[in-house]
Context: one part of a larger RNA
């Protein structure tokens, strides 16, 4: 010297774009964050319009028509998106490979079909238990919800032909047996279902190689390592289990301890290489703590469900509710780190035909010099030189063209008019922003550290080994350039130091 997610000290004018709990994976009030489809489906039926009847002529009542509106079934979604680094020294990550050992909901392509019955069951209406949470019988009723029966080339399982290959097989065709689906809504185009091949997409599996520290861990291993059978999985596998053998790893560090999430990147250095992994991206892990499994294409599932436990909270003591490592925001811990803000206007994402809804994802705004980067705090003139100050050899010197004072200018800032792209169209949170003109006036804007050497920048008074300085070397004990004050000088600046790491 350079860097920071910094923090403390003094000090602060504007403005852009960035960033902001690094510590208690501590505890959490309040409000939001994953909702949608009436064009599956049974109820519900509201404005409105209309026929009728009563009549105290502007109310009422009884009927059709109409479809707002949503609690319920029933779809999809909810495993995305958002968040956190605890645990993890592992195929978790990085690369490059392999699946002839695999799944794959929306979506794209291609081929076939959509035929025919059936019983329930929430809503709801009756009795009823409960402090509440919620909940129990009894009847009814509907579907793109369930369950049966036909059909099926091709699928899937044995048999068998023909070509291929990397051992297990792998393609393709044909013949025999055995299994298997479907459901409509709307009706003007269309949006669906069902099977089978394909692709995209996305997951899962295996393997080479590459990335900490420690031998003051030297031996570890019994499902342990083959095998051969069987379970199980979408699928290989001790992955489970029965028998059978006795291996298996290790000084190229096993097996233990300590530490960390990994990576693309980031900061340094001429590089080599060290050091790190905050904001962005990717991939992994977790979701109160530990374990399970349902559903489902996908989870072993942050705002899902079960059990334990530990805290909370509610209760009529029988019982029950919770889980911000989401966004805001509280106390807590700390040196230390933001607003309980606006809007779906734009990217995008879920639902749905579509209007559209939801969306704390994002899009803006708030705070904070926390970082970068730009700009301003005025320009020229003005004495051999004003007054203060400070310092002298008392001559004078410095502060110093600085100021006054004359003359200009108006960049930010202020006011006051206009006024946007971001949007092809309805539709702008941001915003009357940002930018454009115009007005007044130098007028609203400078601080910090340092001056013995290292190191640019010195002289005065006080202090007297006291007070105090210091990064090292070292200074102060009576003429201290080192302490503290004040002139004066140096460096840098809306910021100067000063600590903390890292190189």
């Nucleotide at each position: 010297g350079g860097a920071u997610g910094a923090a403390c000290g003094c000090u602060g004018g504007c403005g852009g774009c960035g960033u902001g709990c690094u510590u208690a994976a501590c505890a959490c009030a309040u409000g939001c964050a994953a909702g949608u489809c009436g064009a599956a489906c049974g109820a519900u039926g509201a404005a409105g319009c209309u026929g009728g009847a009563g009549c105290u002529u502007g109310c009422u009542c009884c009927g059709g028509c109409g479809g707002a509106u949503u609690a319920g079934u029933g779809g999809c979604g909810a495993a995305c998106g958002g968040g956190u680094g605890a645990g993890u020294a592992a195929c978790a990550c990085g690369u490059g490979a392999g699946c002839a050992a695999u799944c794959u909901g929306c979506c794209c392509u291609u081929g076939a079909c959509u035929c025919u019955g059936g019983g329930a069951u929430a809503a709801c209406u009756g009795c009823g238990g409960g402090a509440a949470a919620c909940u129990g019988u009894a009847g009814c009723u509907a579907a793109u919800a369930c369950c049966g029966g036909a059909u099926a080339c091709g699928a899937c399982g044995c048999c068998u032909u023909g070509g291929g290959g990397c051992a297990u097989c792998c393609c393709a065709c044909g013949g025999g047996c055995g299994u298997g689906g479907a459901a409509a809504g709307a009706a003007u185009u269309u949006c669906g279902g069902u099977c089978a091949a394909g692709g995209a997409u996305g997951a899962g599996c295996u393997c080479g190689c590459g990335g900490c520290c420690u031998a003051u861990c030297a031996g570890c291993u019994u499902g342990u390592u083959g095998g051969u059978g069987a379970g199980g999985u979408a699928a290989u596998g001790g992955c489970u289990c029965a028998c059978c053998a006795a291996g298996g790893c290790a000084g190229c560090g096993a097996c233990g301890g300590g530490u960390a999430g990994c990576u693309g990147g980031u900061c340094u250095g001429a590089g080599a290489g060290g050091a790190u992994g905050a904001u962005c991206a990717g991939c992994c892990a977790c979701a109160c703590u530990g374990g399970g499994a349902c559903u489902g294409a996908g989870a072993c599932a942050c705002g899902g469900c079960c059990c334990a436990g530990a805290c909370u909270c509610c209760u009529a003591c029988g019982g029950g509710a919770g889980g911000c490592a989401g966004c805001a925001g509280u106390g807590g811990g700390g040196a230390a780190u933001c607003u309980u803000g606006c809007g779906c206007a734009a990217u995008g994402g879920g639902c749905g035909a579509a209007a559209g809804c939801c969306u704390g994802a994002c899009g803006c705004a708030g705070c904070a010099a926390c970082g970068c980067c730009g700009c301003g705090u005025g320009c020229g003139g003005g004495a051999a030189g004003a007054a203060g100050g400070c310092c002298u050899u008392c001559g004078g010197g410095c502060u110093g063209u600085a100021a006054a004072c004359c003359g200009c200018u108006u960049u930010c800032a202020g006011c006051a008019g206009g006024g946007a792209c971001g949007a092809a169209a309805c539709u702008g949170a941001c915003g009357g922003u940002a930018c454009c003109u115009g007005u007044a006036g130098a007028a609203g804007a400078a601080g910090g550290a340092g001056c013995g050497g290292c190191c640019a920048a010195c002289u005065a008074u006080g202090u007297g080994c006291c007070a105090g300085c210091a990064g090292c070397c070292g200074c102060g004990g009576u003429g201290a350039c080192a302490c503290a004050u004040a002139g004066g000088c140096u460096c840098c600046a809306a910021g100067c130091g000063u600590u903390g790491u890292c190189c």
Molecule: small-subunit ribosomal RNA, 5' domain
Organism: uncultured bacterium